Predicted 3D model of an 89-nucleotide RNA (c-di-GMP-I riboswitch aptamer) from a Bacillota bacterium. The organism belongs to Bacillota, within Bacteria. Its mean pLDDT, the model's own confidence on a scale to 100, is 89.
RNA sequence: UGUCUCACAUGGCAAAACCGGCGAAAGCCGGUGACGCAAAGCCACGGGCCUACGGCGCCGUUGGGCGCUAGGGCGGCCGGGUUGCUGAG
Numbered sequence: 001u002g003u004c005u006c007a008c009a010u011g012g013c014a015a016a017a018c019c020g021g022c023g024a025a026a027g028c029c030g031g032u033g034a035c036g037c038a039a040a041g042c043c044a045c046g047g048g049c050c051u052a053c054g055g056c057g058c059c060g061u062u063g064g065g066c067g068c069u070a071g072g073g074c075g076g077c078c079g080g081g082u083u084g085c086u087g088a089g
Stems, first nucleotide, its partner, number of pairs: 004087001012037002017032006035076001041082003045079003048074003054069006
């Protein structure tokens, strides 16, 4: 240095729920809170999943309804890239 993370230690992050806020929604931000996580640090490149403001089509025709669609989102869905703590082998 690379791989790996058995043990020990320092610590780290923060699910659901609740409160406040942003958003059409999915979801996100902050606070409280811990379900869990050896990258549950960071990044939408590939796959997958979620939502449908807007657009398109159909129905109704005054509002509307249904279907399709990401340019929106999920990194705590998987892969990939990248950075990091400990130290047996």